[in-house]
RNA sequence: GCUAUCCUUCGGGGUCAGGUGUAAAUCCUAAUCGGCGGUAAUCCUGCAAAGGCGAGCCCGCGAGUCUUAACAAGACAUGAUCCGGUGAGAUCCCGGAGCCGACCGUAAAGUCGGGACGAAAGAAGGAUGGC
Numbered sequence: 001g002c003u004a005u006c007c008u009u010c011g012g013g014g015u016c017a018g019g020u021g022u023a024a025a026u027c028c029u030a031a032u033c034g035g036c037g038g039u040a041a042u043c044c045u046g047c048a049a050a051g052g053c054g055a056g057c058c059c060g061c062g063a064g065u066c067u068u069a070a071c072a073a074g075a076c077a078u079g080a081u082c083c084g085g086u087g088a089g090a091u092c093c094c095g096g097a098g099c100c101g102a103c104c105g106u107a108a109a110g111u112c113g114g115g116a117c118g119a120a121a122g123a124a125g126g127a128u129g130g131c
Stems, first nucleotide, its partner, number of pairs: 001131010017029003031111002033101002035061004043052003056099002064076004081097005103114003
């Protein structure tokens, strides 16, 4: 350094204001938020090798339910982008205009309450064994 098993810690944000109404943070106007891994150029660090920054809507993953004694595993459900610019190269940068958001509850919810002081994608560190 690689790898197997195990342990520990960490691991999601958001309704200003107004309209209607008996009642809406749920409808309408408007406001506001963006988990994790991957990924081109430019840019930054470096002599180099290499590293860093960089997408809600490009690819993939994560919450719920069912099967099951349970784990593992499997099944089901699970959203959304275009135009212009620069460039060799961008659905990721810059400008503009759009769009989307599990389940249960409740006047119909991404944002309120609840399952959840939970779980998890994963991130960091450590122990032991093998090479």